[in-house]
Annotation: Predicted 3D model of a 115-nucleotide RNA (SAM riboswitch aptamer (S box leader)) from Flavobacteriales bacterium UBA7666.
RNA sequence: AACUUAUGAAGAAAGGUGGAGGGACAGGCCCUGCGAAACCUUGGCAACCUGCCGUUUCAACGCGAAAAGGUGCCAAAUCCGAUUCAUCAGCCAUGGCUGAAGAAAAAGAUAAGUU
Numbered sequence: 001a002a003c004u005u006a007u008g009a010a011g012a013a014a015g016g017u018g019g020a021g022g023g024a025c026a027g028g029c030c031c032u033g034c035g036a037a038a039c040c041u042u043g044g045c046a047a048c049c050u051g052c053c054g055u056u057u058c059a060a061c062g063c064g065a066a067a068a069g070g071u072g073c074c075a076a077a078u079c080c081g082a083u084u085c086a087u088c089a090g091c092c093a094u095g096g097c098u099g100a101a102g103a104a105a106a107a108g109a110u111a112a113g114u115u
Base pairs, nucleotide, nucleotide: 001115002114003113004112005111006110007109013042014041015040016039017038021031022030023029027080028079043074044073045072048070049069050068052064053062054061055060078107083104084103085102087100088099089098090097091096
């Protein structure tokens, strides 16, 4: 880097350095000199993997426990959304357009595995 599988409305921030951007990506809407990104320190959240316990057809399963180890994460639903489908409402030049709420997908993120 590619592929496969699983998960996403929960949860969890202080300090230091830094000094203007950030929220992946149209658009939107937000955050930010009451200090962005990035880095460091400390703390925390969660429970994917390891380890532990139970069941067991020995492959797995558990809305079991814990938080020692490996990751991850700590504004907003993955911030909303983008593509498709269907519903309702409004407008219309009858081609559509706009808005609201919904489902699925895509994309991206993280974990684990494979190449």
NCBI's taxonomy places the organism under Bacteria, Pseudomonadati, Bacteroidota, Flavobacteriia, Flavobacteriales.